[in-house]
The prediction has a mean pLDDT of 85. This is a predicted structure of a 72-nucleotide RNA (transfer RNA) from uncultured Litorilinea sp. Taxonomically the source falls in Litorilinea (Bacteria, Chloroflexota, Caldilineales, Caldilineaceae). Its Rfam family is "tRNA". By type it is a transfer RNA. About the family: Transfer RNA (tRNA) molecules are approximately 80 nucleotides in length.

RNA sequence: GGAUCGGUAGCUCAACGGCAGAGCAGGGGGCUCAUAACCCCUUGGUUACAGGUUCGAAUCCUGUCCGAUCCA
Numbered sequence: 001g002g003a004u005c006g007g008u009a010g011c012u013c014a015a016c017g018g019c020a021g022a023g024c025a026g027g028g029g030g031c032u033c034a035u036a037a038c039c040c041c042u043u044g045g046u047u048a049c050a051g052g053u054u055c056g057a058a059u060c061c062u063g064u065c066c067g068a069u070c071c072a
Base pairs, nucleotide, nucleotide: 001071002070003069004068005067006066007065010024011023012022013021018055026042027041028040029039030038048064049063050062051061052060
């Protein structure tokens, strides 16, 4: 330098044109002599950035940035 894949909640990941979600973590409560475990409730989003297409974009297209792998 080229190719492919990826970037979504604090972390790990779903959602692949039509309401942005789960687990863990955090907060509150229950249970227990107490802790852990377990149960209930709950907070949390610039979907990397900038444009474009569309009635509608995390999703499709273009450029840029970052990461991984492969080739040279």
It was read from a public genome assembly.